[in-house]
RNA sequence: GCUGGUGUAGCACAGUUGGUAGUGCAUUCGAUUCGUAAUCGAAAGGUCAUGGGUCAGAGUCCCAUCACCAGCU
Numbered sequence: 001g002c003u004g005g006u007g008u009a010g011c012a013c014a015g016u017u018g019g020u021a022g023u024g025c026a027u028u029c030g031a032u033u034c035g036u037a038a039u040c041g042a043a044a045g046g047u048c049a050u051g052g053g054u055c056a057g058a059g060u061c062c063c064a065u066c067a068c069c070a071g072c073u
Stems, first nucleotide, its partner, number of pairs: 001072007010025004027043005049065005
């Protein structure tokens, strides 16, 4: 330099054919317990890497850029 992949909550990841952004763990609160752990219930937490484009509508499609990973030279 070229090619491909990944980027979504604190962490690990889903998200179908473009149609209200979710699960588990963690956190907080509550229940249970003499108390703790475990268990159960609830809550909070998001510029979907960045910037543009298409569309009535984009996490999803297109373009560019950035970071990381792999391969080729």